[in-house]
RNA sequence: AGAGUUAGAUCUUGGCUCAGGAUGAACGCUGGCGGCGUGCCUAAUACAUGCAAGUCGAACGUGAGGCUCUGUACUUAGUAUGGGGCUGAAAGUGGCGAACGGGUGAGUAACACGUAGGUGACCUGCCCCAAAGUGGGGGAUAACCGUGGGAAACCGCGGCUAAUACCGCAUAAGCUUGCACCCGUUUAGAAGGGUGCAAGUAAAGCCUCCGGCGCUUUGGGAGGGGCCUGCGGCCUAUCAGCUUGUCGGUGAGGUAAUGGCUCACCAAGGCUAAGACGGGUAGGGGGCGUGAGAGCGUGACCCCCCACAAUGGAACUGAGACACGGUCCAUACUCCUACGGGAGGCAGCAGUAAGGGAUAUUGCACAAUGGGCGCAAGCCUGAUGCAGCAACGCCGCGUGAGCGAUGAAGGCCUUCGGGUCGUAAAGCUCUUUUCUGGGGGACGAGCAAGGACGGUACCUCAGGAAUAAGUCCCGGCUAACUACGUGCCAGCAGCCGCGGUAAAACGUAGGGGGCGAGCGUUAUCCGGAUUUACUGGGCGUAAAGCGCCCGCAGGCGGCCUGGUAGGUUGGACGUGAAAGCUCCCGGCUCAACUGGGAGAGGUCGUUCAAUACCGCCAGGCUAGAGGUCAGAAGAGGGGAGUGGAAUUCCCGGUGUAGUGGUGGAAUGCGUAGAUAUCGGGAGGAACACCAGUGGCGAAGGCGGCUCCCUGGUCUGCACCUGACGCUCAUGGGCGAAAGCGUGGGGAGCAAACGGGAUUAGAUACCCCGGUAGUCCACGCCGUAAACGAUGGAUGCUAGGUGUAGGUGGUGUCAACUCCAUCUGUGCCGUAGCUAACGCGUUAAGCAUCCCGCCUGGGGACUACGGCCGCAAGGUUAAAACUCAAAGGAAUUGACGGGGGCCCGCACAAGCAGCGGAGCGUGUGGUUUAAUUCGAUGCUACGCGAAGAACCUUACCUGGGCUUGACAUGCACGUAGUAGGGAUCCGAAAGGUGACCGACCCUUCGGGGAGCGUGCACAGGUGCUGCAUGGCUGUCGUCAGCUCGUGUCGUGAGAUGUUGGGUUAAGUCCCGCAACGAGCGCAACCCUCGUCGUUAGUUACAUGUGUCUAACGAGACUGCCGGUAUCAAACCGGAGGAAGGUGGGGAUGACGUCAAGUCAGCAUGGCCUUUAUGUCCAGGGCUACACACACGCUACAAUGGCCGGUACAAUGGGCAGCCACACCGCGAGGUGGAGCUAAUCCUCAAAGCCGGUCUCAGUUCGGAUUGCAGUCUGCAACUCGACUGCAUGAAGGCGGAGUUGCUAGUAACCGCGCGUCAGCCAUAGUGCGGUGAAUACGUUCCCGGGCCUUGUACACACCGCCCGUCACGUCAUGGGAGCCGGUAACACCUGAAGUCGGUGAGCUAACCGUAAGGAAGCAGCCGCCUAGGGUGGGACUGGUGACUGGGACGAAGUCGUAACAAGGUAGCCGU
Repeated sequence: AGAGUUAGAUCUUGGCUCAGGAUGAACGCUGGCGGCGUGCCUAAUACAUGCAAGUCGAACGUGAGGCUCUGUACUUAGUAUGGGGCUGAAAGUGGCGAACGGGUGAGUAACACGUAGGUGACCUGCCCCAAAGUGGGGGAUAACCGUGGGAAACCGCGGCUAAUACCGCAUAAGCUUGCACCCGUUUAGAAGGGUGCAAGUAAAGCCUCCGGCGCUUUGGGAGGGGCCUGCGGCCUAUCAGCUUGUCGGUGAGGUAAUGGCUCACCAAGGCUAAGACGGGUAGGGGGCGUGAGAGCGUGACCCCCCACAAUGGAACUGAGACACGGUCCAUACUCCUACGGGAGGCAGCAGUAAGGGAUAUUGCACAAUGGGCGCAAGCCUGAUGCAGCAACGCCGCGUGAGCGAUGAAGGCCUUCGGGUCGUAAAGCUCUUUUCUGGGGGACGAGCAAGGACGGUACCUCAGGAAUAAGUCCCGGCUAACUACGUGCCAGCAGCCGCGGUAAAACGUAGGGGGCGAGCGUUAUCCGGAUUUACUGGGCGUAAAGCGCCCGCAGGCGGCCUGGUAGGUUGGACGUGAAAGCUCCCGGCUCAACUGGGAGAGGUCGUUCAAUACCGCCAGGCUAGAGGUCAGAAGAGGGGAGUGGAAUUCCCGGUGUAGUGGUGGAAUGCGUAGAUAUCGGGAGGAACACCAGUGGCGAAGGCGGCUCCCUGGUCUGCACCUGACGCUCAUGGGCGAAAGCGUGGGGAGCAAACGGGAUUAGAUACCCCGGUAGUCCACGCCGUAAACGAUGGAUGCUAGGUGUAGGUGGUGUCAACUCCAUCUGUGCCGUAGCUAACGCGUUAAGCAUCCCGCCUGGGGACUACGGCCGCAAGGUUAAAACUCAAAGGAAUUGACGGGGGCCCGCACAAGCAGCGGAGCGUGUGGUUUAAUUCGAUGCUACGCGAAGAACCUUACCUGGGCUUGACAUGCACGUAGUAGGGAUCCGAAAGGUGACCGACCCUUCGGGGAGCGUGCACAGGUGCUGCAUGGCUGUCGUCAGCUCGUGUCGUGAGAUGUUGGGUUAAGUCCCGCAACGAGCGCAACCCUCGUCGUUAGUUACAUGUGUCUAACGAGACUGCCGGUAUCAAACCGGAGGAAGGUGGGGAUGACGUCAAGUCAGCAUGGCCUUUAUGUCCAGGGCUACACACACGCUACAAUGGCCGGUACAAUGGGCAGCCACACCGCGAGGUGGAGCUAAUCCUCAAAGCCGGUCUCAGUUCGGAUUGCAGUCUGCAACUCGACUGCAUGAAGGCGGAGUUGCUAGUAACCGCGCGUCAGCCAUAGUGCGGUGAAUACGUUCCCGGGCCUUGUACACACCGCCCGUCACGUCAUGGGAGCCGGUAACACCUGAAGUCGGUGAGCUAACCGUAAGGAAGCAGCCGCCUAGGGUGGGACUGGUGACUGGGACGAAGUCGUAACAAGGUAGCCGU
């Protein structure tokens, strides 16, 4: 520090995800030791049990019991009962403490906390310092005794008693209060200080070593606290207004003290957009985590503060509490009970239950530190110190070290050679941290003794490698790869994504990588994320400029001078607790941990200083702004009037059959007279030409002409004011169209609606009608793709060229022109900016100020709530859920019912066909035991197959064989062996087996070959052409496809290859940021055509010939003319056998179609192994209602038949071609010459001549069938070809549609060959013979090439994609309601308690001789009030029949809306 992920690729925007660190964690697997820390985050839920706050006898009265001395009585032990002394449990009175320490975070958004101050408005027990005092009296009361009630808790009555308990009196240094005066301070008032007078006001004793400890009053200190204030720190405006003790005053009360803190009266204020009030959430801080920092998150442990103690309320005591282990009351809960009443509060330490993913021992000790009490000894202390449990965290250590290659065994992989685990192990040598056992043994303790931890740490001896390794990962990110299994299954997954038979992604194994007593996962936080941007982002098109203007608050603001010192800057001082953090030094063996020192840390306070800038005050200026004056243009706005053209309607005339409308029609109108045309009239709306990227306006918007009213703008002069300015949240106004309300108006147009068409449908597009509306007035609505998708203002930064309105100048008779300048409006363009497109003085450049807005897509321009509206609706505006993208710009392709240019038998022009018939062949389908398999639009279908009766043959049925029909290796066996083979059985294969009968080498043992047996293996036309090689088809013989260097672009890419011409051609020329090159084109090759030379087996034949076959020549736009950029080239001509590629062939660029072929061959993997192998017989591939494809033969007279007659070429031939002769009507047969071939074999046919037939199902046509034959072959039944005789079907030129062909071509005619025994060949492939027609042309159909354009396509239009409906799942809105929660309010009721009133009842201290009084108490009353009840509302949650839309889901249904001109351009508002 970055990386992955949108796309075919690119740049960008933007989200999602990952790598890091952290944790009071939890879970999975695993687990040796030690140190230091940490450990209920949930139920502030409920708690059994024990402990957590007592202490003081030196304040006081009792005094159980014990010890001791001494009596008395009794029988010893001893018991009972007296007296003295010592000791002393226990309770009580009294004092101090219990308000600390410890826990928790419920509440609290607050002066609660932090920080800095204030208190002249305050308090302070114990402690310290100082001053003064401590005199003299009195009355009670617990304990105790007696008695009563009660289960208990506890209580009543009577009696006795003490005090440092309580109460008078005296004294008054002082204090308090009142009055008077003085000082001095303050913003101010004193409640500050001082003096004087008056009144009031204290005390307690105890011990004793005689010194202490106490007590009272006052002043001061230290420490602690109360109260007040500035500033700081959460979310929400879908909470915008809140408030009646409320704000203030006067007086009173209350408090330690200020204060509406409380009350009475007066007054009407106070808070709020700098966010009041309300709602939600939350203890705050030091700090902690992360981060480069700024920040963001957090508030466990430790420290400070606050709050709380079952829930709520209240006071008492006290220096201090409204009191965790106190009191009273209410409530809930739990417990006891004799049912009458009582008791309780672990958020102290342990512990229990519950909740939860989850959090420990009912331990030891007061030895240390600290606290309470005490003079002290001491007692108490779950504070604390320790121990226990837990890898929960951090830190440290170990599980051994060295040598050790037959690289052991074994595992895994393998190309079978080997590789790897791996020096790893074994083995040898060594060590002992740790472990086990033994011995010693602390510091922590102070003047002595005293140690829970602890026989611990540590030291030492002995033993023995001994006691000690796991976990996650290995597709990319991200370090680490193979095998097997699985087969979109099982599963994985943080994101992208893996898995559908060769998975480095699943599972297992081997190997490897990471970390290591841990390793992974999950959760959460920060980081990466500059993805909320202060540091440090944006808004033309990616999300984002309010539709526009005015304008309050706010923010910002020109030049000069002086002042001030709020901001700002600097210094000093104070403070910012400790811990923590950083640095230095030290202590535990190191570290973690810890001690000491220094530093850092605040928008803080006080003070001094500075004065540039900002602010403030004062004065001035004119460049901003505004005004006066003089000119100018304009569809700027409002009102009134007025004009002509056109449409429609009405009246009348002329006139007759149509008109209108469309792609074509129809509906409609018209003989009741339309349309057309002429004249007249009515009415409404809109203003042709001018008219212009012309003008005006803030925007919306504004268009005939005239008048009235009225806003703004520009120019000139530089006269006036003197910063008066800019922007603008909230607010106010304007605001197209549609729409709404009321009333008018209504010609044309025209939603809805009706009709006609179109269509599969057509709720549309087209047509005929037609109502709201469009128009006017007034009032609403307030939205638009309200767009320049670009907020406003100001300044600065090259130019060029139009246009509109001014001014000045030059010039002119005048008008133009030209120059300069200001304002507006366009285009091009520099720098610069931008992701690119583009913008570019009218900025999207460079800057400043202000406002608005954005933060992934969908959900959602939505819901709920608020506001506005008559309504429609507008505005403000979420969440759940869901996706890994959604986007922008540009690029290359592909595509378009986009455009341009061009080509091709593509169309057109022609000729012959196919499609109809019969037959042949192939295919589909069907059938079958099998009809083997493959090929399937063009590019399958007379294709693989250049030959299916058996064979072929792969299929079916049946019968056999199992190392096999075939190959190789190893082992063993075999001598009449291998091999041949009569006979018999059998359908054959096969079985049997008389008889015959071998070979090579040799060291003479044997070996090889053969055969047999066994083991390895063979075999497979079984699967996968989507695992492959090779080969092939197609686009297409189309003219294209690329590269190097350079250049342009951030880049994908572009350029070159585009352009202007030209060509069959990316062929060539010219131009050009390109210059060259490669694969293609062309040429080189073969062949035909002409000539020459050479040769002559054969042939003709007797030589300048034909022919054969070898080598040459020839053609190159070379020559001429024209056209042309005088380039390429084209047109014409000459010559020539041939002319512009002379004809034909071979030759097929980069690539496309997962095209075809595993069945031609080869081949990975899988499957099979007495079968999916192999052998055999028979059958099948030849089936047949039908459909298609390719052909043959025809339908006839341009013909058929008969007779005669003429002319080829390519080829083939020895198990062959076969002359010739004879036989047969013939197929053919018999004999047989020649030929291994220019030698021998092979009739050409159409044609021509003659005859016949005469338009008919025929003398056309030949299917079909019968009979008889021939040939091949082991064999023609299924299933061959051919021959003869007989038979003589359909068919009279073929619907829609469709094919081939541009010249020696089509068409017609025959001949040959391959395969092959034969042949279903009419096929295929060659050969020659005869030999046409037509092409105006490129509009259209098909295919292709180039350029360009649009694109939401890239699997590329056979693309993409939208909405309803149906089904499932999920979350959510509405909803008659139902059930809760929270905080208030109104009324009723109202405990305890303070305060107030009353107090006839009661009462020791004081007064009084007494009566009585003072004072107090009970009781009662009142105010307040927790809680309870009733009620109507508010906010909020759950649930709800039904209902609304939404998201997602495998290949559902219907259509085709959008993307191309998407087939009606699309989109926005209504």
A computed fold for a 1470-nucleotide RNA from an uncultured bacterium, annotated as small-subunit ribosomal RNA. Model confidence (mean pLDDT): 85 of 100. Rfam family: Bacterial small subunit ribosomal RNA. The literature on the family includes a 2001 paper in Science by Yusupov et al., "Crystal structure of the ribosome at 5.5 A resolution". The RNAcentral record of the sequence draws on Greengenes.